[in-house]
Molecule: transfer RNA
Organism: Deltaproteobacteria bacterium
RNA sequence: GCCCUCGUAGCUCAGCCGGAUAGAGCAGCGGCUUCCUAAGCCGAAGGUCGUGUGUUCGAAUCACGCCGGGGGCG
Numbered sequence: 001g002c003c004c005u006c007g008u009a010g011c012u013c014a015g016c017c018g019g020a021u022a023g024a025g026c027a028g029c030g031g032c033u034u035c036c037u038a039a040g041c042c043g044a045a046g047g048u049c050g051u052g053u054g055u056u057c058g059a060a061u062c063a064c065g066c067c068g069g070g071g072g073c074g
Base pairs, nucleotide, nucleotide: 001073002072003071004070005069006068007067010026011025012024013023019057029043030042031041032040050066051065052064053063054062
């Protein structure tokens, strides 16, 4: 330098053949239960979907550039 792949909540991931409110588990927070803790149950919160531009009525999803992680070739 070229090619492939990944980037979504604090962590691990789903969604990625465009459709309209972005989800799950765990962690953290509040509550119930308990003499206390753990476990269990309930609840709320947490995201400009790596970034910019473009395509489209509409983009996490498609296209291109850039940034970062992993792998391969030279």